[in-house]
Molecule: RNase P RNA; transfer RNA
Organism: uncultured Ectothiorhodospiraceae bacterium
RNA sequence: GGAGUCGGCCAGGCAGCCGCUCCCGCCCGCGGGCGGGGGAGGAAAGUCCGGGCUCCACAGGGCAGGGUGCCAGGUAACGCCUGGGCGGCGUGAGCCGACGGAAAGUGCAGCAGAGAGCAGACCGCCAUUCUUCGGAAUGGUAAGGGUGAAACGGUGCGGUAAGAGCGCACCGCGUCGGUGGCAACAUCGACGGCACGGCAAACCCCACCCGGAGCAAGGCCAAAUAGGGGAACGCUCACGUGGCCCGCGUGGUUCCCGGGUAGGCUGCUUGAGGCGGGCGGUGACGCCCGCCCGAGAUGGAUGGCUGCCCACGACAGAACCCGGCUUAUGGCCGGCUCCAUCU
RNA sequence: CGGGGCAUAGCGCAGUCUGGUAGCGCAUCGGCUUUGGGAGCCGAGGGUCGGGGGUUCAAAUCCCUCUGCCCCGA
Numbered sequence: 001g002g003a004g005u006c007g008g009c010c011a012g013g014c015a016g017c018c019g020c021u022c023c024c025g026c027c028c029g030c031g032g033g034c035g036g037g038g039g040a041g042g043a044a045a046g047u048c049c050g051g052g053c054u055c056c057a058c059a060g061g062g063c064a065g066g067g068u069g070c071c072a073g074g075u076a077a078c079g080c081c082u083g084g085g086c087g088g089c090g091u092g093a094g095c096c097g098a099c100g101g102a103a104a105g106u107g108c109a110g111c112a113g114a115g116a117g118c119a120g121a122c123c124g125c126c127a128u129u130c131u132u133c134g135g136a137a138u139g140g141u142a143a144g145g146g147u148g149a150a151a152c153g154g155u156g157c158g159g160u161a162a163g164a165g166c167g168c169a170c171c172g173c174g175u176c177g178g179u180g181g182c183a184a185c186a187u188c189g190a191c192g193g194c195a196c197g198g199c200a201a202a203c204c205c206c207a208c209c210c211g212g213a214g215c216a217a218g219g220c221c222a223a224a225u226a227g228g229g230g231a232a233c234g235c236u237c238a239c240g241u242g243g244c245c246c247g248c249g250u251g252g253u254u255c256c257c258g259g260g261u262a263g264g265c266u267g268c269u270u271g272a273g274g275c276g277g278g279c280g281g282u283g284a285c286g287c288c289c290g291c292c293c294g295a296g297a298u299g300g301a302u303g304g305c306u307g308c309c310c311a312c313g314a315c316a317g318a319a320c321c322c323g324g325c326u327u328a329u330g331g332c333c334g335g336c337u338c339c340a341u342c343u
Numbered sequence: 344c345g346g347g348g349c350a351u352a353g354c355g356c357a358g359u360c361u362g363g364u365a366g367c368g369c370a371u372c373g374g375c376u377u378u379g380g381g382a383g384c385c386g387a388g389g390g391u392c393g394g395g396g397g398u399u400c401a402a403a404u405c406c407c408u409c410u411g412c413c414c415c416g417a
Base pairs, nucleotide, nucleotide: 001339002338003337004336005335006334007333008332009331010330012309013308014307015306016305017304018303020039021038022037023036024035025034026033027032041315045326046325048324049323050322051321052320053214054213055212056211060246061245062244063243065210066209067208068207069206070084071083072082073081074080085099086097087096088095089094100205101204105203106202107199108198122145123144124141125140126139127138128137129136130135153171154170155169156168157167158166173192174191175190176189177188178187179186180185218266219265220264221263228257229256230255231254232253233252237251238250239249240248273292274291275290276289277288278287279286280285344416345415346414347413348412349411350410353369354368355367356366363400371387372386373385374384375383393409394408395407396406397405
């Protein structure tokens, strides 16, 4: 100097004038005025997950259904995060993993190929016999070649008519143990019939988890009309917040037609909150102390103008509130790795 | 706010559940037929299966994510 990788931070700031909106105080007392304070995000987005909260007595059990899937932790919880293990990619720093089970069962692998699960002889190799000397028949063989994504362990040596775990060594696989670790696993030893493929983001099996609906939830007030008409069922029935069954509870339930209202207040922002320091922990995080109160709209609030500074500002606007994931995106700072060159 | 569906040739649609060949109709082009046109008959061309990633030997099809469009309830 270049290339890469990981982490952190910012997302314009300050001031003035006019215009919006919330809270507090005062005045006026339908309206409104003055003063003070506050006023979009790291993703507010997607709605992919998990909750808080509210309501429904069944939230009690089960089936169906759905979700997660190595181990150990964190957390209110999670499909998230942290650490570790194993596997894969990368020279490396690092990154990714949908990571339980194929001997519980069923299923799939087209075409090619002899043969695709306990299969198989196309070309070959060997032995014997025959031969018109081109080859043929019988037997053995699965090491070599071919087909295929994948061919019933791999490499090497020996052995054999030629071969083959046929035998041996190592690897691999299985069984039984030892050691380390909470564990996933790692490692060591002995024995071995030297043989029991792939796909579960195939159906499935196993382990664990899951009531439902959602702030347009829910509560209060006001107003208005026709608390109207009809039908069915009715304790052997109906209803009870997804479907089905059991249990439990209630006594009325359901359907159709027609009419009125669709307005206001609340929920609504003090929360698993933020910041600083200390302690514990590898870490996620936890505990203690101190300080702070940073939007609450509802036809939906942030606009316009001016001056200065500057990293010259991209992606982009809350609607009950949080913890994550994913996606979009401008810039600044730092750690680590590799390459080249110089000293 | 909650739930569901779709995207395949120029157009309208199958194929997806159950993964192994991308097809049908209309349209286009060429030929036959006709005096000529239409109709009809024969043939041909035309496809990143909305974009990206993943699983698998193999993906339009299975899974994840992104974009666009449509429907239902409230």